[in-house]
Context: one part of a larger RNA
Molecule: large-subunit ribosomal RNA, domain IV
Organism: Minisyncoccota bacterium
RNA sequence: CUUCAAGGAACUCGGCAAAAAAGCAGCCGUAAGUUAGCAAUAAGGCUUGCCACCCGCAAGGGUGGCCGCAGCGAAAGUUUCUCUGGCAACUGUUUAUCAAAAACACAGCUCCCUGCGAACACGUAAGUGGAUGUAUAGGGGGUGACGCCUGACCAAUGCUAGAAGGUUAAAUAUCGACGUUGCCAUUCGCAAGAGUGGUGGUGAUUGAUACAAGCCCUAGUGAAUGUCGGCCGUAACUAUAACGGUCCUAAGGUAGCGAAGUACCUUGUCGGGUAAGUUCCGACGCGCACGAAUGGCGUAAUGACUGGAGAACUGUCUCGAAGAUUAGCUCG
Numbered sequence: 001c002u003u004c005a006a007g008g009a010a011c012u013c014g015g016c017a018a019a020a021a022a023g024c025a026g027c028c029g030u031a032a033g034u035u036a037g038c039a040a041u042a043a044g045g046c047u048u049g050c051c052a053c054c055c056g057c058a059a060g061g062g063u064g065g066c067c068g069c070a071g072c073g074a075a076a077g078u079u080u081c082u083c084u085g086g087c088a089a090c091u092g093u094u095u096a097u098c099a100a101a102a103a104c105a106c107a108g109c110u111c112c113c114u115g116c117g118a119a120c121a122c123g124u125a126a127g128u129g130g131a132u133g134u135a136u137a138g139g140g141g142g143u144g145a146c147g148c149c150u151g152a153c154c155a156a157u158g159c160u161a162g163a164a165g166g167u168u169a170a171a172u173a174u175c176g177a178c179g180u181u182g183c184c185a186u187u188c189g190c191a192a193g194a195g196u197g198g199u200g201g202u203g204a205u206u207g208a209u210a211c212a213a214g215c216c217c218u219a220g221u222g223a224a225u226g227u228c229g230g231c232c233g234u235a236a237c238u239a240u241a242a243c244g245g246u247c248c249u250a251a252g253g254u255a256g257c258g259a260a261g262u263a264c265c266u267u268g269u270c271g272g273g274u275a276a277g278u279u280c281c282g283a284c285g286c287g288c289a290c291g292a293a294u295g296g297c298g299u300a301a302u303g304a305c306u307g308g309a310g311a312a313c314u315g316u317c318u319c320g321a322a323g324a325u326u327a328g329c330u331c332g
Stems, first nucleotide, its partner, number of pairs: 001323004006318002010316001015313001025047004033038001035145001049066007067071001080311007087303002092104002108143007120129003146298004151228003156225002158221005165216003172210006179202010229247005256290001257287001268284005
């Protein structure tokens, strides 16, 4: 690399690998869904050579016939398909050399900053980028198409604003203390000198008073960091609790979804699919431990993503066998 009885996924983590179908043409035909573009070459079916006649300008069409297993008579190249979930909207990007993805990015949305010598970044600086731009601009954070939406809490932390009061640095100013010194008066003393008072100068040190932001304080702010309870009782069987009581809190999780890529118990329970289903799909909800731009829930299209099922197909397997070729060893 070729082939294989019967079976046909029983293999296996998993149809991995292989096989098969189809063959970029022509004609016909094509569902759900949908953002009306798609889905879609959906699926699926038929035709294909040569000869004669007819029609036709031709391309070609029609009728009849002929041959083969086979008519794009195949060198290359060239979709297996269907149903149903999850995630990510999409094309794109990534761990050069074990990861291509559900990770990153993305258009869109939103918040914050920035009035121009802008904010921001680099640089000690000069200066440069931003930008030969000017808020429909630029920078930063988050989310991530689209649809429906985005609840409560400002107590803590952060940010913004405020300024009455409290607290508060150095420097500076003023007034002192301590020290020193000029002059005057005065007490004691023979004198040298010692002391008291007044008035001036002044180094260091030191005290008081005055004076900033900040902090304390007062408000605001969640698409800022974040947070979103417990116990007890109650309805004409039982069960349950719309309802009531009570404690605590800044407020007690709203809509939607939910055994989930999140559920420990758990292979939850019910339904579906199978002869049989820890997976799968649909429900249920006392959610160990979902939850609303660390976005919630949907969603057509897309995907070398990931789960489940089916058709076709097969040496994946039951279960091996035969052959070709190549290489090693041995023999020649």